Small-subunit ribosomal RNA, 5' domain from Salinicoccus sediminis, 538 nucleotides, folded computationally. It matches the Rfam family "Bacterial small subunit ribosomal RNA". The sequence was found in a public genome assembly. The prediction has a mean pLDDT of 82.
[in-house]
Context: one part of a larger RNA
RNA sequence: GGAUGAACGCUGGCGGCGUGCCUAAUACAUGCAAGUCGAACGCGAGAGGAGGGAGCUUGCUCCCUCUGAUCGAGUGGCGGACGGGUGAGUAACACGUAGGCAACCUGCCCAUCAGCCGGGGAUAACUGCGGGAAACCGUGGCUAAUACCGGAUAAUCCUCUCCACCGCGGGGUGGGGAGUUGAAAGACGGUUUCGGCUGUCGCUGAUGGAUGGGCCUGCGGCGCAUUAGCUGGUUGGCGGGGUAACGGCCCACCAAGGCAACGAUGCGUAGCCGACCUGAGAGGGUGAUCGGCCACACUGGGACUGAGACACGGCCCAGACUCCUACGGGAGGCAGCAGUAGGGAAUCUUCCGCAAUGGACGCAAGUCUGACGGAGCAACGCCGCGUGAGUGAAGAAGGGUUUCGGCUCGUAAAACUCUGUUGUUAAGGAAGAACGCCAGGUAGAGUAACUGCUACCUGUGUGACGGUACUUAACCAGAAAGCCACGGCUAACUACGUGCCAGCAGCCGCGGUAAUACGUAGGUGGCAAGCGUUAUCC
Repeated sequence: GGAUGAACGCUGGCGGCGUGCCUAAUACAUGCAAGUCGAACGCGAGAGGAGGGAGCUUGCUCCCUCUGAUCGAGUGGCGGACGGGUGAGUAACACGUAGGCAACCUGCCCAUCAGCCGGGGAUAACUGCGGGAAACCGUGGCUAAUACCGGAUAAUCCUCUCCACCGCGGGGUGGGGAGUUGAAAGACGGUUUCGGCUGUCGCUGAUGGAUGGGCCUGCGGCGCAUUAGCUGGUUGGCGGGGUAACGGCCCACCAAGGCAACGAUGCGUAGCCGACCUGAGAGGGUGAUCGGCCACACUGGGACUGAGACACGGCCCAGACUCCUACGGGAGGCAGCAGUAGGGAAUCUUCCGCAAUGGACGCAAGUCUGACGGAGCAACGCCGCGUGAGUGAAGAAGGGUUUCGGCUCGUAAAACUCUGUUGUUAAGGAAGAACGCCAGGUAGAGUAACUGCUACCUGUGUGACGGUACUUAACCAGAAAGCCACGGCUAACUACGUGCCAGCAGCCGCGGUAAUACGUAGGUGGCAAGCGUUAUCC
C1' cells in the first nucleotide's frame, strides 16, 4: 500500500447494487415452512333445483323420492430421498482431476415392439359394545376400488444344450432348442343398430436412450519424529452367505502374511473444490455470500417402506432435557423462515405475495410452496450524486498574531446575478404478462366417422412490488460536513497553559520554565459521508 461477513470512537444528506450470528452443532414460547388428486374408491353431511304428499293462516311450514355445487374423515396413487439449513464430525477414494465397471441400479421422461383375458377373498371408513384422564386401543357386524390374491397367455432373466463372431483376460455379443413368472375386464369423453368401435390419460412385459446414482483405481492438496514401529478379520486362498453389484462386506476352514524412514502408527488441527485476497510473477494466505461435491439433523443405535433413505419437519429402542397427567401413562426436537433467551466486541422484520421463475400433485381449472420474487432494518461494503455556481477589495466586522508598522483567516463573508441535481408539493404513470381457461377460425396426424390431440391466429383475463421507478410543473440557496494529523519517517506552525507533573507514543523518542512532540486556540495539510483506531492476511 491492498484486502475484510468485521468491531470500536467521533460524525452522518440521498440513490443503485450487494452483504448481514465468524461466538453456544446452546436452549427454544408462538405462527407458518409438504402436500395434492372426486377423471382410482365406498361412505357421511349438504346450499340449491325438480316431482309428489300433508297441514292449513292461500303462501308459508313439514315429510318422501330424484338430482346435486360444495365440505369432512377414511381406503388408494404420486410426492414427503427434491427444494431449504448447518459445518459438528471427517486427514478419508471425503474432495479435485484422469480413468475403469467384461461387477451394477435408475420412479417420472423419450423411442420401438407386444399385451391389457377370465376369476376370488378381505378390510378401513360406517355401525353396536367395551377400556382409558388423555394419547389412543380392543372386539362383533356391513361395504368399495387403479388396494390385495390365485389362474391363463408371453418375452427377457434363470437352469440345461448347440452354433457363429470378438476380447490380453475370470469372459462378452448375437442366434436356435427344452422347463418357471405380469397386467388396472381401469377412469373420463364421443358415437352406437347397445354387440361394439374410437379418443385422451393410465397399466404390464421387453429392448434401447436420456437423466440421476453406486462401486473400484492412478495422481494431488495440513502440522508434530520431543509420535518408530503398527496390525488378528489382520494379509492372502478355497467354499458359502449377503448386496443392484465386486470385495474379509460377513462366516467356516487353510496358509502366515500385510504396512512402514518415499514417514506406517499415534496425537493435534481441518469439511473439500470452482474460486477469493495479495503479489510483476513464482509464491503466500483464505474457503463468508454464489456454484459443485460430502457430512449432519437433540445424543447414540437400528431397521421398515420405497425406483431412491438407514430418511431435518417418518417409525422403533436407549439416554439427557422440557412439558401434560386423574400418577396408571403420554407428548416434543427451529443446524427451515421470522422471532425469544443466553453467549459475545458483534450480525436484521414474529413483513407482503404466489404476479414472475422453479417445484409437488392433478386431464384441467387449480391447490400447496418462509424455494423464490419483493418490501423493511443496518454507512457493513462498492459505485454514483449532492451540501451550490458566477461576479465581488472598503482587503468590512470579528478571531489569531505582532518587532505595533503590519500580517493572516480572505473572494472567504456580506451584496448582486443565476441554477434547481437533491428536497417539498401537485399531476401523469410504466416494463416486468408469457402462458392458461373459455369461445370462434385455419392446418396437420389419426379414426369407418365424430369427439378428442398437436401447431397457429382472433377475442377475453391475470402485478406482491406500487401509485413504486420514471416524466412534467411550481417553490426555496433554502434542509444537508465531518474526521484525523501537523518533531523525523510523513504533506502540514505559531501563541498560550503545564513544568520528568499531567500526559503522548507505530519506531526513534518528547515533557525537569522560552515544548513546532503534552493540553487548548488560531492557522495549515490529508481524506471526505465518511474519517481514524483495533484485529487478521499478503